[in-house]
Context: one part of a larger RNA
RNA sequence: CCAUUUAGUGGAUGGCUCGGCUCAAGCGCUGAAGAGGGGCGUGCCAAGUUGCGAAAAGCCUCGGGUAGGUACAAGGAGCCUGUGAACCGAGGAUGCCCUAAUGAGAAUUCUUGACUCUUUUUGAGUCGGUCCGUAAGGAUCGGGAACGCUCUGAAUUGAAACAUCUUAGUAGGAGCAGGAGGAGAAAUCAAUUGAGAUGCCGUGAGUAACGGCGAGUGAAAUCGGCAUAGUUCAAACCGAAUCCCUGCUCGAAAGAGAGAGGGAGAUGUGGUGUGGUAAGUGGGAGUCAUGUAAAACCCGCCCUAUUGAAGCCGAAAUCUGCUGGAAUGAAGUGCCAUAGAGAGCGAAAGCCUCGUAGGCGUAAAAUAGAGGGUUUGAUUCCUUACUUGAGUACCGUAAGUUGAAAAUCUUGCGGGAAUUUGGGGGCUACCGACCUCCAAAACUAAACACGUCUUGAGACCGAUAGCGUAAUAGUACCGUGAGGGAAAGCUGAAAAGCACCCCAAAUAAGGAGGUGAAAAGAGCCUGAAACAAAAUGGCGAUAGAGUGAUAUGGCUUGGAAGUGAUGAAAGAGUCCGAAGGAAAAUCCCGCGAGGGAUGAGUACGAGGAUUACGGAACAGAGUCAUAUCGUACGUUCUGGAGAACGGGCCAGGGAGUAUAUCUGAAUGGCGAGGCUAACCGUAAGGGUAGCCGUAGGGCAACCAAUAAGUUCGCAUUCGUAAGAAGAGGAACGACGUGAGAACUGCGUGGAGUCAUUGGGAUAUGACCCGAAGCCGGGUGAUCUAAGCGUGGGCAGGCUGAAGUUCUCCGAAAGGAGGAUGGAGGGCCGAACCGGUAAUGACUUGCAAAUCUUUCGGAUGACCUGCGUUUAGUGGUAAAAGGCCAAUCGAACCCGGCAAUAGCUGGUUCCCCUCGAAACAUACCACAGUAUGACCUGAUUGGAGAUGGAUAGCGUUGUAGAGCCACUGAUUGGAGGAUCCGGAUUCGAAAGUUUCCGCCCUCCUGUCAAACUCCGAAGGCGCUAUCGUUGUAGAAGAUCGGAGUCAGGGCUGGGGGGUAAGCUCCCAGUCCGCGAGGGAAAGAACCCGGACUGAGGUUAAGGUCCCCAAGUGUCGGCUAAGUGUUAACACUAAAGAGCGUUGCAAACCACAAACAGCUGGGAGGUUAGCUUAGAAGCAGCUAUCCUCUAAGGAGUGCGUAACAGCUCACCAGUCGAGGUUUGCAGCAUCGAAAAUGGACGGGGCUCAAGCCGACCACCGAUACCCCAGGGCUCCUAACUGAAAGAAGGAGAUCCGGUAGAGGGGCGUUCUGCUUGGGCAGAAGCAUCCCCGUGAGGGAGUGUGGACCGUGCAGAAACGAGAAUCCUGGCGAUAGUAGCAGCAUAGUCGGGUGUGAAUCCCGAUCGCCGAAGGGGCUAGGUUUCCUUGGCAAUGUUCGUCAGCCAAGGGUUAGCCGGUCCUAAGAUGUGUCCCAACUGGAGCACGUCAAAUGGGAAGCGGGUUAAUAUUCCCGCGCCGUCCAGCCUAUGUGCCUUGAGCACACCUGACGCUUCAGGGUAGAUUGAGCGGUGCCGUCGCACCGUCCAAACACCGAAGCCUAUGGAGAGCCGUAAUGGCGAGAAGUAGGUGAACGUGUGAUGGCGAAAGUCAAUUGAGCCCAGGAGCCCGUGAAAAGGGCGGCUGGACGUCCGUACCGAGAACCGACACAGGUGCCCCUAGCUAAGUAGGCUCAGGCGUGU
Repeated sequence: CCAUUUAGUGGAUGGCUCGGCUCAAGCGCUGAAGAGGGGCGUGCCAAGUUGCGAAAAGCCUCGGGUAGGUACAAGGAGCCUGUGAACCGAGGAUGCCCUAAUGAGAAUUCUUGACUCUUUUUGAGUCGGUCCGUAAGGAUCGGGAACGCUCUGAAUUGAAACAUCUUAGUAGGAGCAGGAGGAGAAAUCAAUUGAGAUGCCGUGAGUAACGGCGAGUGAAAUCGGCAUAGUUCAAACCGAAUCCCUGCUCGAAAGAGAGAGGGAGAUGUGGUGUGGUAAGUGGGAGUCAUGUAAAACCCGCCCUAUUGAAGCCGAAAUCUGCUGGAAUGAAGUGCCAUAGAGAGCGAAAGCCUCGUAGGCGUAAAAUAGAGGGUUUGAUUCCUUACUUGAGUACCGUAAGUUGAAAAUCUUGCGGGAAUUUGGGGGCUACCGACCUCCAAAACUAAACACGUCUUGAGACCGAUAGCGUAAUAGUACCGUGAGGGAAAGCUGAAAAGCACCCCAAAUAAGGAGGUGAAAAGAGCCUGAAACAAAAUGGCGAUAGAGUGAUAUGGCUUGGAAGUGAUGAAAGAGUCCGAAGGAAAAUCCCGCGAGGGAUGAGUACGAGGAUUACGGAACAGAGUCAUAUCGUACGUUCUGGAGAACGGGCCAGGGAGUAUAUCUGAAUGGCGAGGCUAACCGUAAGGGUAGCCGUAGGGCAACCAAUAAGUUCGCAUUCGUAAGAAGAGGAACGACGUGAGAACUGCGUGGAGUCAUUGGGAUAUGACCCGAAGCCGGGUGAUCUAAGCGUGGGCAGGCUGAAGUUCUCCGAAAGGAGGAUGGAGGGCCGAACCGGUAAUGACUUGCAAAUCUUUCGGAUGACCUGCGUUUAGUGGUAAAAGGCCAAUCGAACCCGGCAAUAGCUGGUUCCCCUCGAAACAUACCACAGUAUGACCUGAUUGGAGAUGGAUAGCGUUGUAGAGCCACUGAUUGGAGGAUCCGGAUUCGAAAGUUUCCGCCCUCCUGUCAAACUCCGAAGGCGCUAUCGUUGUAGAAGAUCGGAGUCAGGGCUGGGGGGUAAGCUCCCAGUCCGCGAGGGAAAGAACCCGGACUGAGGUUAAGGUCCCCAAGUGUCGGCUAAGUGUUAACACUAAAGAGCGUUGCAAACCACAAACAGCUGGGAGGUUAGCUUAGAAGCAGCUAUCCUCUAAGGAGUGCGUAACAGCUCACCAGUCGAGGUUUGCAGCAUCGAAAAUGGACGGGGCUCAAGCCGACCACCGAUACCCCAGGGCUCCUAACUGAAAGAAGGAGAUCCGGUAGAGGGGCGUUCUGCUUGGGCAGAAGCAUCCCCGUGAGGGAGUGUGGACCGUGCAGAAACGAGAAUCCUGGCGAUAGUAGCAGCAUAGUCGGGUGUGAAUCCCGAUCGCCGAAGGGGCUAGGUUUCCUUGGCAAUGUUCGUCAGCCAAGGGUUAGCCGGUCCUAAGAUGUGUCCCAACUGGAGCACGUCAAAUGGGAAGCGGGUUAAUAUUCCCGCGCCGUCCAGCCUAUGUGCCUUGAGCACACCUGACGCUUCAGGGUAGAUUGAGCGGUGCCGUCGCACCGUCCAAACACCGAAGCCUAUGGAGAGCCGUAAUGGCGAGAAGUAGGUGAACGUGUGAUGGCGAAAGUCAAUUGAGCCCAGGAGCCCGUGAAAAGGGCGGCUGGACGUCCGUACCGAGAACCGACACAGGUGCCCCUAGCUAAGUAGGCUCAGGCGUGU
């Protein structure tokens, strides 16, 4: 590592079902007599559900019922019950609070009135709005699942866009009703026949009609059915003849009667009267009747009958022995049945129990009858006067709506009739005729819709299913809210639910033991998989990973089921034997490798058969090794192992269905016919309305079809054959029809229709999942934006505007300076608000925005609490598309909704046959669709078809070629022409010269897809012959079903492009959809088309080793490891070279070449010039002559210049080839990429490289052969309707994606059938066998009660993938983390099983404008005590904000309560179709626990409360009683009564000064503590309220006073004859003093002084404003004394680095407020410390 076993985890599977789902029948309202719904209570112990309501799991009466009962719910304790409980039914009583909610109010379950009664209280009752009514009185409000009517009314969507249209009068909203609702008795239809209210079902009919005449929409009459039902007013005429209430009598009631009182009613109560063949009224003339009749209606005491609640009766085995824990099983023997439906009982029961079939029974109540009561005359004829529904009918117009179009219905606006001699309608206006009906008033059952509810049933589901809920489920939980919304079933027959013992701190766990049939042992039936553990088997460091397949071997196993004693394995023998196929030996051929012939088609050969021996194993399983081969699966793609996408694993769930219509097929029935629908019926069946067909053509009017006449001919029949006949079929003719003479079109010689099955189309969600969005109705301003109301906050310092004043200057205007003053969207800087930079930290965080440092504002357009307003087609916005609850370029929730998606993903068992396309055309089309092409299936058809080969005849215009053969382009030259164009010469100009261009001729040199004087190969057509194929059925045709419309590579040919692994075409081929072999590996390159399994032979390609086959043969080349690569992405060029080989040419060479060596290489001359010099050799010019065998006025080196060396050239020596050029082969250089690397590797050199020619061998799923399977086809005998079986044929059948077709396997359920099962079903685990496969069958174990076969039928019927859904479990991982932002602990003791963490002590440390103290909001018991430690606590835990139990919140004076604010709300009113909507005018009400406001302080006390209890001392209000005093105005009841007026309540910002207080500091005294021997030093303390009395400043008032050459006064401004200063009086605050207090507190002391001093208290001044800074209640308008009363609600605790908001014991946020000491300091900054608190940043 793999496997197995055992025991886990987990909860699938199987079995079960008190639940659901669907259908059917029944039945169908409720509420002011207080519903529905909720809250709170209620039990002996009681949290939840259920029941009930202070009479509270219940009370009373009646009926039923029976022995137990006390709900779910098992426990303990008690109690009830034969005086009949419990339980069931019927009727009653009680029935808290909220809710229509109804006395008033409220933020729901609370608060608080008035009146009456009363047993005097914690009692009972009444008091709502609207409408009707004269009144008395009555009605109504709200709820209800769906259904109904009316009003209002979208959008997604469809139209492949979109606007009319559609979706759709749908969803939604509003109002209202009922058990149904609505409709309804013709001013209706119809059509020359008629019908006779309405509704619903079938039909008509997807018709008429509408419609960008697109998409789509879409009636009616008729007929068949269900059910049936008709009535009343207004008016004419009469005119109170009528009715209601109260009281009385009779009656059960209905009703009747009398008379009294009141009322309604002439705007008419009552009578009459209601129709279309017109009727009625009136007038006239008649007939019948006048009753114990008849008809209609009403009542419900007694009587009768029926129905009717709980309920009652109801047959037959607990028979025998067996298994078993248990009998209902099996064996045997019986019985009942108007009962063998079903359920239960210890397994499966007709006879055990409950029931079932069949019978019985009554209360309430209902129905019918009997009984009682009420009302009523009917009708004919004649006549003509009157009456018969008005802003109506109708018309116009604008809209909506409808199928309604000229011709639906409705509304607005504008017009506007008639009166029976009338009016409406009859699908265009008008006219006539005919038919039909009578509007403008009202009511009306049944038949039909729905399902809250009751009952029953089921080819529905069976716990991831079925309702979301089988269970304390609309629960837990989430969200501010609307709203969203789970999971979770099973011990056993019976709890018999493990006594006792051991271990242990333990009551945890374990052991042992007991119960039980079995531990099934508590989330407990079965108990799968993932996952993880141990043991066992095999292996394990010689070595790499799509995890395997195949073969062989080692070890282990091999009980049963398979083979095997009718003889396995092993070894041996004999026979048969396919394709293929040796060898030795002999002879022959080849240079050789080798080959040929004979041997020999012999041996051998897959396999088969068999014999003897043998005597038990074999097959099989696990693992390891070796060998060979091999890059998963699904998907999308031209192409995937892909580093393209999807899946962590397992289990369960998870996707082509239903209806309607159409269409073609198969099968079946009937057949010129076929079928019914609704409905009826217990059923059989009935039902013919209607549909399709039987006739077509035509716009229509309208007209209206075959002589079976001719020919051909398949199958078939006859025939020996030739051939004949020939259903169906084909062709012609004929006929019908249309504007129709002809041609042409359509049709005609009868086949349909109904059902079932499966294919397809369309409409619906339409195979499943998936948007962003659109629309409707609601929910949100606890975040945030803005407004409004009411409150709060801003240490400290700096600057120094105006104004004022002084001095100076100036005639003045004015200016300067000094003071004073204190302005400012002024400055610095804390709190506070913000958020600049580090682009720091963090970034699975402390934190879904934080931390640190830094930074901006900080008296203002400032910050902030509470309350309140604005809402999505919107708000708000100093504007960023910002913000509107972690959501904003249109919030959130639910709904329309399964929106739509030409787009992505997924789409589940097997086998067999065939098998594509990535093209054309069209399209707002290019990711799509349609038609065609291509595929498939069936039918038809009846003889050809054809891609090939050869030949002949014809045809063509490409490749090539050509250019005096055209068109066009085009090099150079020669000549010529000429007007012309350009340049140019000369000239003053006219003109002229030259050149170029242009034009012509000739020569010369080149090109072309759209040039051709030419012109192949080839292609095409025809013919002939051959080949292939076809009667074993080709071609063709028709119909059903598709898929496809992204293609790609290569070869060849083209267009575009510099090019491309580029792009666009053509032909072929392959991949796509194709495996196998080769090319190292590779979609398409080479070979070759795979049914399965064996055996052989070859192809491409190979043969040194890896690696099967040659170190093969003959002959060359290469020295570069070139190469060892067929081609192709896998590179390579120009260029270069005494590399080497071959070939060719030219030249030199025995008269001696080439190379080497030896020698010479001279003279004129240092040539001339130049130059400083220039001598062969810087440069320029020239480059001669001589001697010579030869030697340059010099090839190179060199010198300053010379010199020197050397070369050319010559001779000698040597002795045979040499030099040069070109071509060709192989090789070399040229040649650079990132970790070291690639001929596949090793390696290879006369090769294992390259070239040529050969010989052998290897090598595939190809070819051959054997066996088997399938498919197609054929066929006498069997059988049959078809088919099938059996036999036969296939060289020319069996690769396959999309796709078409065929046949099967399995799952759940139903019917029939026939079986198994406690002596062990299903399921689960493992193993064996069979089948091509889906699958099937056996064995063993587990399990403990159900499960199959066969034939049919019905489906929620098959899983690996969908970033699928749910659950479980992994890997990550014993990992990250448990802070590094604040520097904090340590020691000793205690408790305890156990202590870093709990408690105590000591010490040390931290905060200290907080991390201290007090309080809201919010939380809601967290508070305190006791007992605990399974969980919670980021460790521990004896501890706790945890768990359990008990306890705890005390108010006249703290707050609510009262008042009003912004604002909200009710009624009235108005708007609105309506409303839960809007307006906010009037009148009410509500709205602040920071606004306004009657009143309490000190001390003590508890474990936990206190301004609340207690002690002490106070105060307020109301009422009652009493006393004294008084009058702004008005009034009266003359009372300190009411009202009005007035005052108060009552208010901004800034700044200044004053008076106080708290506090602080210092010193002294006193007391105490510490240090201490003393002196002394240090430290601490040295206290006290409300209330009452007194005192008392500023300011103001009054009186007096009487000021200017000013005076007084301030911090400053200022004031003054309208009266300054001064004086006096009055009013008057904080504070202070005294009392309080003979008290409290303190262990004691409990005094005094000084300094300082507030953001606190009081009372003033000034300045500022484009800003002027709430309202009401309440109070005042006399005082004193006594008594009584002062209800109700809140009050615990936290208030934050753990009780709040942030999911957390979260480094964040949260009003503040309010208090806050010392040193240093300007300071509440910073630093250090008091008090106090912490050491738990757990």
A computed fold for a 1738-nucleotide part of an RNA from a Candidatus Methanophagales archaeon, annotated as large-subunit ribosomal RNA, half A.
The sequence was found in a public genome assembly.
Its Rfam family is "Archaeal large subunit ribosomal RNA". A reference for the family is Cannone et al. (2002), "The comparative RNA web (CRW) site: an online database of comparative sequence and structure information for ribosomal, intron, and other RNAs", BMC Bioinformatics.
The organism belongs to Candidatus Methanophagales, within Archaea.